[in-house]
The RNA shown here (small-subunit ribosomal RNA) has 1573 nucleotides and comes from a Phycisphaerales bacterium. Model confidence (mean pLDDT): 82 of 100. It matches the Rfam family "Bacterial small subunit ribosomal RNA". The source organism's lineage runs through Bacteria, Pseudomonadati, Planctomycetota, Phycisphaerae and Phycisphaerales.
RNA sequence: UUUUCGAAGAGUUUGAUCCUGGCUCAGAACGAACGCUGGCGGCAUGGCUAAGACAUGCAAGUCGCACGGGGCGCGUAGCAAUAUGCGUUCAGUGGCGGAAGGGUGAGUAAUGCAUGGGCAACGUACCUUGAAUUCGGGGAUAACAGCGGGGGCAACCCCUUUGCGAAAGUGCUGCUAAUACCCGAUGAAGUCGCCGGGUCGCAUGACCUGGCGACCAAAGGUGGGGAUCGCAAGACCUACCGAUUUUUGAGCGGCCCAUGUCCUAUCAGCUAGUUGGUGAGGUAACGGCUCACCAAGGCGAAGACGGGUAGCCGGACUGAGAGGUCGGACGGCCACAUCGGGACUGAGACACUGCCCGGACACCUACGGGUGGCUGCAGUAACGAAUAUUGGGCAAUGGGCGCAAGCCUGACCCAGCAAUGCCGCGUGCGGGAUGAAGUCCCUCGGGAUGUAAACCGCUGUCAGGGGCUCGCAAGCAAUCAGGGUGAACAAUCCUGAAAGUUGAGCAGCCCCAGAGGAAGUCUCGGCUAACUCUGUGCCAGCAGCCGCGGUAAUACAGAGGAGGCAAGCGUUGUUCGGAAUCACUGGGCUUAAAGCGCGCGUAGGCUGCCUGGUAAGUGCUUCGUGAAAUCCCGUUGCUCAACAACGGGACUGCGCGGCAUACUGCCGGGCUUGAGGUUGGUAUGGGUGCCUGGAACUCUAGGUGGAGCGGUGAAAUGCGUAGAUAUCUAGAGGAACACCUGUGGCGAAAGCGGGGCACUGGGCCAAUUCUGACGCUGAGGCGCGAAAGCGUGGGGAGCAAACAGGAUUAGAUACCCUGGUAGUCCACGCCCUAAACGAUGCACACUGGAUUCGGGAGGUUCUGAUACCAUCCGGAUCGCAGCAAAAGUGUUAAGUGUGCCGCCUGGGGAGUACGGCCGCAAGGCUAAAACUCAAAGGAAUUGACGGGGGCUCACACAAGCGGUGGAGCAUGUGGCUUAAUUCGAAGCAACGCGAAGAACCUUACCCGGGUUUGACAUGCUGGGAUGCCUUACGGUAAUGCGUGGAGGCUGCCCGCAAGGGUGAAACCAGCACAGGUGUUGCAUGGCUGUCGUCAGCUCGUGCUGUGAAGUGUCGGGUUAAGUCCUAUAACGAGCGAAACCCCUGUCGUCAGUUGCCAUCAGGUCAUGCUGGGGACUCUGGCGAGACUGCCGGCGUUAAGCCGGAGGAAGGUGGGGAUGACGUCAAGUCAUCAUGGCCUUUAUGUCCGGGGAUGCACACGUGCUACAAUGGCGCGUACAGAGCGACGCAAAACCGCGAGGUCGAGCAAAUCGCAAAAAGCGCGCCCCAGUUCAGAUUGGAGUCUGAAAUUCGACUCCAUGAAGUUGGAAUCGCUAGUAAUCGCGCAUCAGCUACGGCGCGGUGAAUGUGUUCCUGAGCCUUGUACACACCGCCCGUCAAGUCAUGGAAGCUGGUAAGACCCGAAGUCCGCUUAGCUAACCGAAAGGAGGCGGCGGCCGACGGUAGGACCGGUGACUGGGACUAAGUCGUAACAAGGUAGCCGUAGGGGAACCUGCGGCUGGAUCACCUCCUUU
Repeated sequence: UUUUCGAAGAGUUUGAUCCUGGCUCAGAACGAACGCUGGCGGCAUGGCUAAGACAUGCAAGUCGCACGGGGCGCGUAGCAAUAUGCGUUCAGUGGCGGAAGGGUGAGUAAUGCAUGGGCAACGUACCUUGAAUUCGGGGAUAACAGCGGGGGCAACCCCUUUGCGAAAGUGCUGCUAAUACCCGAUGAAGUCGCCGGGUCGCAUGACCUGGCGACCAAAGGUGGGGAUCGCAAGACCUACCGAUUUUUGAGCGGCCCAUGUCCUAUCAGCUAGUUGGUGAGGUAACGGCUCACCAAGGCGAAGACGGGUAGCCGGACUGAGAGGUCGGACGGCCACAUCGGGACUGAGACACUGCCCGGACACCUACGGGUGGCUGCAGUAACGAAUAUUGGGCAAUGGGCGCAAGCCUGACCCAGCAAUGCCGCGUGCGGGAUGAAGUCCCUCGGGAUGUAAACCGCUGUCAGGGGCUCGCAAGCAAUCAGGGUGAACAAUCCUGAAAGUUGAGCAGCCCCAGAGGAAGUCUCGGCUAACUCUGUGCCAGCAGCCGCGGUAAUACAGAGGAGGCAAGCGUUGUUCGGAAUCACUGGGCUUAAAGCGCGCGUAGGCUGCCUGGUAAGUGCUUCGUGAAAUCCCGUUGCUCAACAACGGGACUGCGCGGCAUACUGCCGGGCUUGAGGUUGGUAUGGGUGCCUGGAACUCUAGGUGGAGCGGUGAAAUGCGUAGAUAUCUAGAGGAACACCUGUGGCGAAAGCGGGGCACUGGGCCAAUUCUGACGCUGAGGCGCGAAAGCGUGGGGAGCAAACAGGAUUAGAUACCCUGGUAGUCCACGCCCUAAACGAUGCACACUGGAUUCGGGAGGUUCUGAUACCAUCCGGAUCGCAGCAAAAGUGUUAAGUGUGCCGCCUGGGGAGUACGGCCGCAAGGCUAAAACUCAAAGGAAUUGACGGGGGCUCACACAAGCGGUGGAGCAUGUGGCUUAAUUCGAAGCAACGCGAAGAACCUUACCCGGGUUUGACAUGCUGGGAUGCCUUACGGUAAUGCGUGGAGGCUGCCCGCAAGGGUGAAACCAGCACAGGUGUUGCAUGGCUGUCGUCAGCUCGUGCUGUGAAGUGUCGGGUUAAGUCCUAUAACGAGCGAAACCCCUGUCGUCAGUUGCCAUCAGGUCAUGCUGGGGACUCUGGCGAGACUGCCGGCGUUAAGCCGGAGGAAGGUGGGGAUGACGUCAAGUCAUCAUGGCCUUUAUGUCCGGGGAUGCACACGUGCUACAAUGGCGCGUACAGAGCGACGCAAAACCGCGAGGUCGAGCAAAUCGCAAAAAGCGCGCCCCAGUUCAGAUUGGAGUCUGAAAUUCGACUCCAUGAAGUUGGAAUCGCUAGUAAUCGCGCAUCAGCUACGGCGCGGUGAAUGUGUUCCUGAGCCUUGUACACACCGCCCGUCAAGUCAUGGAAGCUGGUAAGACCCGAAGUCCGCUUAGCUAACCGAAAGGAGGCGGCGGCCGACGGUAGGACCGGUGACUGGGACUAAGUCGUAACAAGGUAGCCGUAGGGGAACCUGCGGCUGGAUCACCUCCUUU
């Protein structure tokens, strides 16, 4: 400079919040598999499991131009035998190739791979370059032929097809060729030795060169041929192909080095050829590679050795990147070829389709013996979730052989199968509304599917049918032309042209027809795009996480609809991502997981200022390398794309060199500020040892004394008349050191406290001076390390685990009490852990302040100081900035930085198991996994709660009065009973409640009997005027039914009428439907109860806080009150409180009838009786009045409080109505309404009867009593509020009475109910089961009503029960109240009313307090609660399931060491007793070889003992989970004994107790310090 690329979060812990933290999801990818579905094509890919076993076919041959021969065919010559030639074929000798190509990944953690180097320590067939040579001999051997038996002397003949053997294979004899083999010659620029010279290198040395010596080669074949020679073959010449020696190159290979390369330390020490040397052997070559001898080394915390896992890389996937994971396809390297071992051949192998041996397995067999190796291509069975054809072709590319033609080639090219993946195309396109039908939903109006379809018009991809043809083809090549070699117009080679000839498959183009053949799958609660109905009813099922489903499921299943993707779509699995959730980029450690208990110190890491050098790190740069493919960019080719080709970039790396020198490193020089030293002071519970003191305590002895002591909530055990306790004296003993004492001192921490002495450590201050970076941290290591505990020996007063006893308790293995042993103390030795805490590693530096204490040394002041100022060190408190999730921290950092160490990575399992180390033991240190959960957690918030605190209130308690609980009765409830005893209500807040009236009715229940469009509503259809109202009769248990009984009535329209039309009501038949006190109050509305007439509950804006939230609403006062005042980051407002409303208390005014009557008049026995009056009472309208308004005091100047005046009333005058936000899934589906469900000749409806009243019992609410403050009798006085026509009923008369008869009056301030009662007066009773009390029972009646038997009330007579004031417990009430007395009303025919609701009469006592019980309000505190303490929650036991540890053993595997055996085979040695062509030799023979034997090594195998890793295992240990089980109540509040940590003992269990420690303890008080005034 160019190019390219480039980062998202969400759900889930809570009532809510912030944080921490895990789990889960959305993305991409795949050699995939599974489910459903499936039109076409291109390009790729396809046994990941059993490197387990393999039938069958194919995968490595080729060369006649190296060689001889056999068969077959065709020629030539010959009568023929035969000879000869050509072609073809077969095996053999020989050559080259079978070491490549192809497969697989078992092994391998380094003998491998990657990158970069090295070989001066190496090899190389074919290919290439250059040089030289290719001479003379020899002996064999395959091939081939023969082989048996019998006869014959033999020739030969016969049996017959025949060496041996089943086969594989193989023997003997004979013959033969070569480019096979051997010998000889020649030979240097080869190799070796010796002697020189030169050049070069980092060393050993390398290269070049000179001289001398030694050693080593070879093969021919084919084509052509003029001269020469030869009988001929041929020699000879020539070309080509070979052969030999050597040189060069390329490519290929061998060896060496550096760096990198997984997990594990619960693998810490490993190693004898081990490390090195000398010498030898061996190799192509270096080397312990091998051997002999010598030395004793080598490796390791930067991880040796061991164990596990794994082929490595280019690359692939993912990711913003850094990284993480992977290494299938393609390419490079390595390793392997049934398992193990071994060598041979060869250029190359210790050799995939070669050899030998051993093992396992399989096959053949005539049982004697043989054969085999698909991890080549297909294919088979097996394994498995799972992976293809026993295809075509050598046309192309490539390979082997060949001169070549060519042959071979499961390499390769193609095709087949599979949606396995990527890419492309299609399944139509345009129009089309009455928005058809169907389906689904519906508020029944409609909406959706949906322009979708039908229908109309059009197009023609792909598939289908027919036809045609470029391309993949380049080559090979008769022949011709030019050129090279050559003596050559032969021949051959090269170049060009060219008749002819080569396609396994694939592709392209044209035509035909016709919308025709071509769409599924998943999802629809949130995350996450997409919603309704039906079914189901914690069932069936879903589910990735959270979670859905228990009768209204957008979450299950089906359907309709919708959303996504699409020939695919989902699911499962795996990897990366999100995950900053291992954090290099890029995290943390006070309380969330996480700082070692503390120090000393090794390695390591890091390290002050100045300066010189160097250039290792570092930066820049050149060059080399980083294979190709892949990736990125550009272009091009397939119609596009995938794919492919070409060019470029990149490949972030490594290496050689050059430059730079700031920083780091290294080497050198200097400095003083870090560090250390010196001198002088100073404080100190720093440590160790020895000595010593007083108080208290216990014991002993003695004295006094005389009945208790002791102990507790209360007691008891215990001690005491044998004299305790108490007290005095004397003595003994051990332990601990009051006051001083203090958030005061010292120490690294643990820790340290009477006094003295000795020894000893560290700190601080001041001063000058010395050394000169000597420093910081610190893995391992070493030391110290409270309490408890252990060992040995002492000691033992007090205290006190265990233990014993006494209490407490349901129990009490505890808390409390009485005793009491280890222990606590000392010495020595162990143990090594604590909430060993500041839950805060060490060191250094920097960064506002204020106050205070301890230690030191200064200054100011004349001196001194307790004053003031500044300073160093240490201990505290408050606080700025900052930090932090917040709480908080804040120069003693948790701030800002640096260095080093330790530690953490969800909860549980578990600080556990196993292993190792330590320990006498107890135990400590190190430290997992399976399994399981979706949380576990921190801080803070709002509530709720506390056997927490503070303040306050209430008939809450206390002080009082009267009751209940005991009796009888009434009434309600439970229970029991029953055919039914209908239902509901259930602590307060169900129980004289629903019910303000159950004999029938009511009535819902039971029994029996009827009825079915219905007792009641609406609509439709058909019939059709049948009908309706009143009433009579018959009959039924009743509804009903019957008698065409009697009387009355007859729609609307047209029409004068006749008449016609229509059809209401009703009836009959039928269809829809009615009906249900059936169910769900946990589907609901409405209404109601309760907290509670308690004072609270909220909002807007602002402010504070990341936020939930807070503030306001808190504080100080005050109030009945969040009432008001004051203060105030709040200012205002709303619902409540209060007020407004009603009744009542005083007065005024207006109005006076039915009320009243003072005055006037009249009248009566008497009475507002009458005229009259409005004065009074009263009635009921309107007003007034009370507001802390006034005075004094207190208070903050306030609100207000106390007292007083006035007033009918005084601080809300009294009472009522009025009930905030909400709580209790409170109550009610049976008042009513209502969703869903259920029922429909019944769960509806009607009738008769019964039941709800039943009675061993229990409870609630009441009445009446138990008597003299009474009962009874007689007399007598005074209310209020109501009610009355289906009624109240006077007076009179009858009845003892209930009541009856008659009926005046009154729709009522007029008349009636109506007598008020307690009271008052007089009298009797005289304390008794009574002249109390009245239950119960008998008898006789009255009234209501169809009807009083079940089952009414009342009256009279008689009867005369329990009961003599009530246990534990409990209720109401603060003034016209309690108590007591009667009166009225609703319901109602009557009434079980003693209930309910009202009314008045008489009319108290006590308290002026808040300790306690209950409830409530506010503030505060703790919390593990939030369904909110009726909460939460722990452990044993019992049951089930799961995984796991131990375990006598049983069993399998792995790798070593020791010993035994010892195949094949190399090497070494022996052997002429077997065999033997080449060489030597005249021969004999020799050399050599083969064979045989022996030795070293050596695979497999075996023996014995161990190590390690698994499997299994009677039994056993704990763990996890599970709906309810059992026992207790440990923890959370002061959790009822504060909790927790360590340790020890004990106990069914949680746990308890001892000792030491911590605050992560509430509460109260005190002290200190701080802040504010």